A computed fold for a 102-nucleotide RNA from Hydrogenispora ethanolica, annotated as SAM riboswitch aptamer (S box leader). NCBI's taxonomy places the organism under Bacteria, Bacillati, Bacillota, Hydrogenispora. The prediction has a mean pLDDT of 86. The sequence is in RNAcentral, with records from Rfam.
RNA sequence: CUCUUAUCCAGAGAGGGGAAGGGAAAGGCCCGAUGAUCCCUCGGCAACCGGCGGCAGCGUCGCGCGGUGCCAAUUCCUACAGGGAAACCUGGGAGAUGAGAG
Numbered sequence: 001c002u003c004u005u006a007u008c009c010a011g012a013g014a015g016g017g018g019a020a021g022g023g024a025a026a027g028g029c030c031c032g033a034u035g036a037u038c039c040c041u042c043g044g045c046a047a048c049c050g051g052c053g054g055c056a057g058c059g060u061c062g063c064g065c066g067g068u069g070c071c072a073a074u075u076c077c078u079a080c081a082g083g084g085a086a087a088c089c090u091g092g093g094a095g096a097u098g099a100g101a102g
Stems, first nucleotide, its partner, number of pairs: 001102008013042005021031003026078003043071003048067003051063005075094001080091004
């Protein structure tokens, strides 16, 4: 990088560094000198994989030890298709993350 598969309306911030953009991309709408995005430290959330444990045991529940992930806004919203008078609903695409494969 590509493929397969599961999930994506819940949850979780302080300190330091640094300096102008950032939220994937287009449009919108937001965040940002009251210092964002990003990096480091510490903290936290969650429970995908491993581990450990309980049970009525090919499962399920718990712990949160290890590997990831995450901690503005539903993946911030929309785009494509179908339904609907509309609000909106369903599906798809794109993306993110885990696990597996090449």